Predicted 3D model of a 101-nucleotide RNA (TPP riboswitch aptamer (THI element)) from Chthonomonas calidirosea T49. It matches the Rfam family "TPP riboswitch aptamer (THI element)". About the family: Vitamin B(1) in its active form thiamin pyrophosphate (TPP) is an essential coenzyme that is synthesised by coupling of pyrimidine and thiazole moieties in bacteria. The previously detected thiamin-regulatory element, thi box was extended, resulting in a new, highly conserved RNA secondary structure, the THI element, which is widely distributed in eubacteria and also occurs in some archaea. Analysis of operon structures identified a large number of new candidate thiamin-regulated genes, mostly transporters, in various prokaryotic organisms. The THI element is a riboswitch that directly binds to TPP to regulate gene expression through a variety of mechanisms in archaea, bacteria and eukaryotes. through a variety of mechanisms in archaea, bacteria and eukaryotes. Lineage of the source: Bacteria > Armatimonadota > Chthonomonadaceae > Chthonomonas > Chthonomonas calidirosea. Its mean pLDDT, the model's own confidence on a scale to 100, is 78.
């Protein structure tokens, strides 16, 4: 010094199902609240989780194969194609130089 890096700050990005009258189940990191509208969408907050090492998400999909009460539940898809940044920083390695032995 240069390189990878655990984590920290700030920014920003996502998603919110299925089954029930209801309570409450199921999966899972996350299925919550709240306002506007009345159409079924839209915003905001709150928690997770993710930031190019990028499967968090999203499209492909009203796909395919398996399972369940029922669902992206679980596998293919998927060495597909998109997806949202900086700064600092333990520690590690390699190299130079000093200095002692």
């Nucleotide at each position: 010094a240069u390189u990878c890096u655990a984590u920290g700050c700030u920014a920003g990005g996502g998603g919110u199902g299925c089954u029930g009258u209801a309570a409450a189940g199921c999966u899972g990191a996350g299925a919550g609240g709240g306002c506007u509208a009345c159409c079924u969408a839209g915003c905001c907050c709150a928690a997770c989780c993710c930031u190019a090492u990028g499967a968090a998400c999203c499209u492909g999909a009203u796909u395919c194969g398996g399972g369940u009460a029922a669902u992206g539940c679980c596998g293919a898809c998927g060495g597909a194609g998109g997806g949202a940044a900086g700064c600092a920083a333990u520690g590690a390695c390699u190299c130079a130089u000093u200095u002692a032995u």
The same sequence occurs in records of 2 taxa.